This is a predicted structure of a 384-nucleotide part of an RNA (large-subunit ribosomal RNA, domain III) from a metagenome. The full RNA is in RNAcentral, with records from SILVA.
Context: one part of a larger RNA
RNA sequence: GAGUAACGAUAAAGGGGGUGAGAGUCCCCCUCGCCGAAAGCCCAAGGUUUCCUGCGCAACGUUCAUCGGCGCAGGGUUAGUCGGCCCCUAAGGCGAGGCCGAAAGGCGUAGUCGAUGGGAAGCGGGUUAAUAUUCCCGCACCUGCUGUUACUGCGAUGGGGGGACGGAGAAGGCUAGGUCAUCCGGGCGACGGUCGUCCCGGUUCAAGCGUGUAGGCAGAUCCCUUAGGCAAAUCCGGGGGGUUAUGCUGAGGCGUGACGACGAGCCUCCACGGAGGCGAAGUGAUUGAUGCCAAGCUCCCAAGAAAAGCCUCUAAGCUUCAGGUAACAGGGGACCGUACCCCAAACCGACACAGGUGGGCAGGGUGAGAAUCCCCAGGCGCUU
Numbered sequence: 001g002a003g004u005a006a007c008g009a010u011a012a013a014g015g016g017g018g019u020g021a022g023a024g025u026c027c028c029c030c031u032c033g034c035c036g037a038a039a040g041c042c043c044a045a046g047g048u049u050u051c052c053u054g055c056g057c058a059a060c061g062u063u064c065a066u067c068g069g070c071g072c073a074g075g076g077u078u079a080g081u082c083g084g085c086c087c088c089u090a091a092g093g094c095g096a097g098g099c100c101g102a103a104a105g106g107c108g109u110a111g112u113c114g115a116u117g118g119g120a121a122g123c124g125g126g127u128u129a130a131u132a133u134u135c136c137c138g139c140a141c142c143u144g145c146u147g148u149u150a151c152u153g154c155g156a157u158g159g160g161g162g163g164a165c166g167g168a169g170a171a172g173g174c175u176a177g178g179u180c181a182u183c184c185g186g187g188c189g190a191c192g193g194u195c196g197u198c199c200c201g202g203u204u205c206a207a208g209c210g211u212g213u214a215g216g217c218a219g220a221u222c223c224c225u226u227a228g229g230c231a232a233a234u235c236c237g238g239g240g241g242g243u244u245a246u247g248c249u250g251a252g253g254c255g256u257g258a259c260g261a262c263g264a265g266c267c268u269c270c271a272c273g274g275a276g277g278c279g280a281a282g283u284g285a286u287u288g289a290u291g292c293c294a295a296g297c298u299c300c301c302a303a304g305a306a307a308a309g310c311c312u313c314u315a316a317g318c319u320u321c322a323g324g325u326a327a328c329a330g331g332g333g334a335c336c337g338u339a340c341c342c343c344a345a346a347c348c349g350a351c352a353c354a355g356g357u358g359g360g361c362a363g364g365g366u367g368a369g370a371a372u373c374c375c376c377a378g379g380c381g382c383u384u
Stems, first nucleotide, its partner, number of pairs: 013031006032381004040361004046341002050339001051075006060068002080141002082337003086119003092113003098107003122139005142333002145330008153318002158313004166300004172293003177287005183202005188196001204261002208256004215249004220243007228236002262282001265278005301304001347356002363375003
């Protein structure tokens, strides 16, 4: 220079009460304003205690601060079913032997790793200051092991099936959700009117189990035969014949779950934070998804992973055993993650930075719409 520029989106504040040494800035209440395909909610990545509570205000906070993502202390993350680990493989990595190379090392078979993919099983309610599909309550489900009983050809790193897949398009059936009505509870106006075709609030509920529908797919099953499936096969494939109308799959609905939970509101107590108890109605119509049936159907050409789990077949072998199937019973299901932020003041940007950051949810009015504008739930008024 200069007490100058600036104080980081022009979404916005005003009043009352409280706390306190001190209040425009912290807490509570009322009014106002802003977002509302977000400026709300839930995950992944990343962060790593920032979460909750108490006590603090030197510093950090572009001002203040009694407040805080700040300081100090204490507390907090509960799983057979969510995710990982585990089983399986993709690109790719590593790679016994091996090949190559002055050396280092390069390539690569068997194999072994490697998810962003495939593979068993959980829903609803309640609860904490802070966790919950994890705790509690209620009702479920899956999978090994062991035992009992009954029946019985069992057996794989091998064969076969299956898993198993593209793009576009169209129609149908549904559901979530919405809306209106019904029903239930309450109200009758502090200022003129309002017993009415009035106003306000509520009208909720899963997995599982049973039924097997709209629909989709396939000809099904038995017998004989067989140069294929590197051996074998009763399996798959090829050939022939008989019989017969069924078999597989499948949303949703309905019933049950539920004599339950939740529920407007009411009652009691209170240390004013809260705690306990009772509890009405809980139906119908309409609209309707981008969700489900559906990896379906139709069309098209560029012709659209693999492997395991699973089913089946036999080989060696074992065939009183072992093993297999079914029912019932008993017992097991470890370990790791789980707090909190997550379009952001907690991640990446040196900052509490108008930047950047993948997925899911998707209310009402207007509308073709996830646009626009206004609003719900919810969240904020962007720290002078």